A computed fold for a 99-nucleotide RNA from Actinopolyspora biskrensis, annotated as TPP riboswitch aptamer (THI element). NCBI's taxonomy places the organism under Bacteria, Bacillati, Actinomycetota, Actinopolysporaceae, Actinopolyspora.

[in-house]
RNA sequence: GUGAGUGACGCGGGGUGCCCGGACUUCGGACCGGGCUGAGAAAGACCCGUCGAACCUGAACUAGUUCGUACUAGCGGAGGGACGUCGCAGUGCUGCCGG
Repeated sequence: GUGAGUGACGCGGGGUGCCCGGACUUCGGACCGGGCUGAGAAAGACCCGUCGAACCUGAACUAGUUCGUACUAGCGGAGGGACGUCGCAGUGCUGCCGG
């Protein structure tokens, strides 16, 4: 000097669905309440940042299963996808200097 490990800080990325009821309605919707799954279903929370299945596309996908869009598998390591700084402990490799 560099690689892998770990922590902090800053910055950034992402999703917000389904069902039931109510009121409104320009019948397209959006609002309120309840329920389901989930980390998260609009909360300033949660998840994720290249060692990247967070999330998006294919996709209103395919098969199974289910009350169901919940669940399992496939598609599939397919195509995309958001990073810098500083510290810590021991260490690998490499370069230079001295003995």
Rfam family: TPP riboswitch aptamer (THI element). Its family is annotated with thiamine pyrophosphate binding in the Gene Ontology. Rfam 15.1 lists 16,130 matches to the family in 8,693 species. Its mean pLDDT, the model's own confidence on a scale to 100, is 76.